A computed fold for a 72-nucleotide RNA from a Patescibacteria group bacterium, annotated as transfer RNA. The source organism's lineage runs through Bacteria and Bacteria candidate phyla. Rfam family: tRNA. The family's RNA type in Rfam is transfer RNA. The prediction has a mean pLDDT of 84.
RNA sequence: GAGCCCGUAGCUCAGCGGUAGAGCGUUCGGUUCACAUCCGAAAGGCCGAUGGUUCGAACCCAUCCGGGCUCA
Numbered sequence: 001g002a003g004c005c006c007g008u009a010g011c012u013c014a015g016c017g018g019u020a021g022a023g024c025g026u027u028c029g030g031u032u033c034a035c036a037u038c039c040g041a042a043a044g045g046c047c048g049a050u051g052g053u054u055c056g057a058a059c060c061c062a063u064c065c066g067g068g069c070u071c072a
Stems, first nucleotide, its partner, number of pairs: 001071007010024004018055001026042005048064005
């Protein structure tokens, strides 16, 4: 320098252009003499950034940023 893949909740990851989800974790409550387990609930995201397309974008397009792999 070129090509490809990834970036979404604290962590690991889902998510067909039409109101963003799960597991774990955290907090609160129930259960227990107490803790753990178990049960219930809640908080936590403007989806890497900026622009474009579209009635509508996490999703399509362009550029850039960060990480990984391959080639030179």